[in-house]
Formats: sequence, structure tokens, C1' cells
RNA sequence: GCCCUCGUAGCUCAGACGGCAGAGCAUUCGCUUGGUAAGUGAAAGGUCAGGGGUUCAAGUCCCCUCGAGGGCU
Repeated sequence: GCCCUCGUAGCUCAGACGGCAGAGCAUUCGCUUGGUAAGUGAAAGGUCAGGGGUUCAAGUCCCCUCGAGGGCU
């Protein structure tokens, strides 16, 4: 230099064909217990890496940039 994959909640990751952004763990508050652990209910937490484009509508499609991993010469 070229090619491929990836970037979504604090962490690990879902989200085929464009149509309400989710799960588990963690956190906070309850229930339960004589008390704790365990169990259980709920809440909070998001610029979907950044910018632009297409579209009635973009996490998803297209372009550029940044970052991570891998491959080739």
C1' cells in the first nucleotide's frame, strides 16, 4: 500500500429481508429472611465510533473519515 471482519448501555453481545433500540451480568430501590447469602419484582443507564447521502422512515443501504482485529505483497 491492497483486501476482509468488526465498532450498539459500565462489561459481554443480540437486533435475516429498512418500520417502537433489546438481553444477560453489573448498579440502584423494593419483596422475601430474626439477619445475611440465595431467590424474586422494578427502575435507571444509549450522539447505535464521527460526518455526509438515499428514503415517508436508517443500528440496518451507499460514500468518506477514525479506531480495533485478521490476511496479502